Predicted 3D model of a 72-nucleotide RNA (transfer RNA) from an Anaerolineae bacterium. The organism belongs to Anaerolineae, within Bacteria. It matches the Rfam family "tRNA". Rfam classes the family as a transfer RNA.

RNA sequence: GGGCGAGUAGCUCAGCGGAAGAGCGCGCGGCUCACAUCCGCGAGGUCGGGGGUUCGAAACCCUCCUCGCCCA
Numbered sequence: 001g002g003g004c005g006a007g008u009a010g011c012u013c014a015g016c017g018g019a020a021g022a023g024c025g026c027g028c029g030g031c032u033c034a035c036a037u038c039c040g041c042g043a044g045g046u047c048g049g050g051g052g053u054u055c056g057a058a059a060c061c062c063u064c065c066u067c068g069c070c071c072a
Stems, first nucleotide, its partner, number of pairs: 001071007010024004018055001026042005048064005
C1' cells in the first nucleotide's frame, strides 16, 4: 500500500428500512434468622465520527477513525 471482518448499555452480544433489546453486572424491593439462589421492578444508549439516500436509517451509499486477520 491492497483485501476482508468487527465497532450497539459497564461486559458479552442480538436487532426482515417503521426508530433499540437480551444475558450477566449495578440499584431497590420480595423471600430468609442471615447470606446465597430464586422472583419482581428500575436506572443505564449522540447505535465509532461526518455527510448522503429515504416520508422514515443501528441497518443502504460515500468518507474518515479504531481494532483484528490475510496478501504484498